[in-house]
RNA sequence: GCCCCGGUAGUGUAGUGGUUAUCACUCGACCCUGUCACGGUCGCGACCCGUGUUCGAUUCACGGUCGGGGCG
Numbered sequence: 001g002c003c004c005c006g007g008u009a010g011u012g013u014a015g016u017g018g019u020u021a022u023c024a025c026u027c028g029a030c031c032c033u034g035u036c037a038c039g040g041u042c043g044c045g046a047c048c049c050g051u052g053u054u055c056g057a058u059u060c061a062c063g064g065u066c067g068g069g070g071c072g
Base pairs, nucleotide, nucleotide: 001071002070003069004068005067006066007065010025011024012023018055027043028042029041030040031039048064049063050062051061052060
């Protein structure tokens, strides 16, 4: 330098043009317990950046950026 894959809550992840953006752990409140732990209920919290396509973009296209892999 070229090619491929990926970037979503603090962490790990699902999702695919119209969803209230999924689940688990963490965190907070409450329940349970004599206390803690475990368990249960509820809650907080996210789509890498820009431009375009579209009535509508997390999703599609192009560029950028970061990470991983391959080739030279």
A computed fold for a 72-nucleotide RNA from a Candidatus Pacearchaeota archaeon, annotated as transfer RNA. Its Rfam family is "tRNA". It is annotated as a transfer RNA. The prediction has a mean pLDDT of 81.